[in-house]
RNA sequence: CGGGGAUUGGCGCAGUUGGCAGCGCGCACGCAUGGGGUGCGUGAGGUCAGGAGUUCGAGUCUCCUAUCCCCGA
Numbered sequence: 001c002g003g004g005g006a007u008u009g010g011c012g013c014a015g016u017u018g019g020c021a022g023c024g025c026g027c028a029c030g031c032a033u034g035g036g037g038u039g040c041g042u043g044a045g046g047u048c049a050g051g052a053g054u055u056c057g058a059g060u061c062u063c064c065u066a067u068c069c070c071c072g073a
Stems, first nucleotide, its partner, number of pairs: 001072007010025004019056001027043006049065005
């Protein structure tokens, strides 16, 4: 320098054909237990990496940028 991939709660990841952002772990509270472990229930927590565009509507499509990974030179 060229090509490809990844970026979504604290962490690990889903998200189908563009139509209300989810799961597991963790965290807080409650219940069960004499207490702990553990189990169950409830809840909080996200400008979907940044910006622009397309669209009635974008995590999803297009372009630019940033960081990381892989391949090639």
The prediction has a mean pLDDT of 82. The RNA shown here (transfer RNA) has 73 nucleotides and comes from Candidatus Nealsonbacteria bacterium CG23_combo_of_CG06-09_8_20_14_all_40_13. Rfam family: tRNA. Rfam classes the family as a transfer RNA. Its family is annotated with triplet codon-amino acid adaptor activity in the Gene Ontology.